Predicted 3D model of a 72-nucleotide RNA (transfer RNA) from Aureliella helgolandensis.
The coordinates come from a structure-prediction model, not an experiment, and the mean pLDDT is 81.
Taxonomically the source falls in Aureliella (Bacteria, Pseudomonadati, Planctomycetota, Pirellulales).
The sequence is in RNAcentral, with records from ENA and Rfam.

[in-house]
C1' cells in the first nucleotide's frame, strides 16, 4: 500500500428493517446474631463516528477512526 474480519452498558455477550435482552458486576430491601449463600428490586448503553436507503436502521449501502488476522 491491498484484502478480510471486529467494534453494543463498568466488564462478557445476544440481537436474520419494527419498543436494545442477558450473565456478571453495582445499589436498595428482605433473611440471617454478623458476613456469605439465597431470594425480590433498581439504576446504567440508542448501538465507534459523520452521512445514505427506508413509513422505520444496532442491523442495508459509502467514507472515516480504533483492533485483530492475511498479502505485499
Nucleotide at each position: 500500500g491491498a484484502g478480510g474480519u471486529u467494534g453494543u452498558g463498568g466488564u462478557g455477550u445476544a440481537g436474520c428493517g419494527g419498543c436494545a435482552g442477558c450473565a456478571c458486576a453495582g445499589c436498595g430491601g428482605a433473611c440471617u446474631u454478623u458476613u456469605a449463600a439465597u431470594c425480590c428490586g433498581c439504576a446504567a448503553a440508542g448501538c465507534g463516528u459523520g452521512g445514505g436507503u427506508u413509513c422505520g436502521a444496532a442491523u442495508c449501502c459509502c467514507a472515516c477512526c480504533g483492533g485483530c488476522c492475511u498479502c505485499a